[in-house]
Notes
Predicted 3D model of a 330-nucleotide part of an RNA (large-subunit ribosomal RNA, domain IV) from Haplomitrium mnioides.

Context: one part of a larger RNA
RNA sequence: CCAUGUUGAAGGAACUCGGCAAAAUGACCCCGUAACCUCGGGAGAAGGGGUGCUUUCCCCUCUUCGGAUUAGGAAAGCGGCACAUACCAGGGGGUAGCGACUGUUUAUUAAAAACACAGGACUCUGCCAAGUGGUAACACGAUGUAUAGAGUCUGACACCUGCCCGGUGCUGGAAGGUGAAAAGGAGAGGUGUUUUCAGCUUCGAACGGAAGCCCCGGUAAACGGCGGCAGUAACUCUAACUGUCCUAAGGUAGCGAAAUUCCCCGUCGCAUAAGUAGCGACCUGCACGAAUGGUGUAACGACUGCCCCGCUGUCUCCAACAUGGACUCA
Numbered sequence: 001c002c003a004u005g006u007u008g009a010a011g012g013a014a015c016u017c018g019g020c021a022a023a024a025u026g027a028c029c030c031c032g033u034a035a036c037c038u039c040g041g042g043a044g045a046a047g048g049g050g051u052g053c054u055u056u057c058c059c060c061u062c063u064u065c066g067g068a069u070u071a072g073g074a075a076a077g078c079g080g081c082a083c084a085u086a087c088c089a090g091g092g093g094g095u096a097g098c099g100a101c102u103g104u105u106u107a108u109u110a111a112a113a114a115c116a117c118a119g120g121a122c123u124c125u126g127c128c129a130a131g132u133g134g135u136a137a138c139a140c141g142a143u144g145u146a147u148a149g150a151g152u153c154u155g156a157c158a159c160c161u162g163c164c165c166g167g168u169g170c171u172g173g174a175a176g177g178u179g180a181a182a183a184g185g186a187g188a189g190g191u192g193u194u195u196u197c198a199g200c201u202u203c204g205a206a207c208g209g210a211a212g213c214c215c216c217g218g219u220a221a222a223c224g225g226c227g228g229c230a231g232u233a234a235c236u237c238u239a240a241c242u243g244u245c246c247u248a249a250g251g252u253a254g255c256g257a258a259a260u261u262c263c264c265c266g267u268c269g270c271a272u273a274a275g276u277a278g279c280g281a282c283c284u285g286c287a288c289g290a291a292u293g294g295u296g297u298a299a300c301g302a303c304u305g306c307c308c309c310g311c312u313g314u315c316u317c318c319a320a321c322a323u324g325g326a327c328u329c330a
Base pairs, nucleotide, nucleotide: 001325002324003323004322005321006320007319008318010316011315014314019311027051028050029049030048031047036041038156052078053077054076055075056074057073058072061068062067079083091309092308093307094306095305096304097303098301099300103115104114119154120153121152122151123150124149125148131140132139133138157296158295159294160293162226163225164224167223168222169219170218171217172216173215176214177213178212187203188202189201190200191199227245228244229243230242231241254288255285266282267281268280269279270278
């Protein structure tokens, strides 16, 4: 000096990204227990008190009425610094974000707000089902049958889920357009010959023509999208109002400097002596927004932020001791 421990004056988070680590709490019995709430919880909430030994008495149970043992209750006394005497053995509270929850995950740097989930919705599938594996036979689906099976999205519960079908998908459509092959054969060429013709052969227009595409509809819990510029009220400011341009339609409810806010440490309030953090508001939303779900939410969380109480060598500021190393000498 290092590792692992023990103890520490006064202070008590001043440490630090952050109370990381350590300390503290801890058992049983009694009292007592808030907001909120899905009435189940929250809750061991929080916060208090007791606990050893001796003697006596009471109650209960069984009785052969002689008594026996365990547990419980009460009173009086005794000893110690300390009686759950060691070991073992919850720190607590408030508030916000996210995810409802128990669960699952990156074997070997990530356990989470990610995945799953019950619940919700859409689409496909009438059975030799759709879907999946296989070249096929065949198999699974399923010895199931739409209250079933498959795919996709959302994610308990509560209140809800607005507008747009122009684009891209999907879906419906006995017309029309386009249009492959088959079919069709106007016409043209070659060969043929005494000149033609016939025959053979090559090319070949009209016509005809499925699906698809064009076209006409539907569909957004399909993929997705959801405006701009001016003017206007008797101080000023602002604009319920008006005009105009564009669009398929111009973002509704709710929320909002947010896990989203660039400017930005926005502004105001709370809390601190002091707060780029936190919470509550405001709305000027660079660039929230409704199952790519929106907003709330009791309970839950080795999740994340902030505050308070207790506690402490985390710190002011280090010290001593124990054990084992390192180190020195042999």
Description
The full RNA is in RNAcentral, with records from ENA.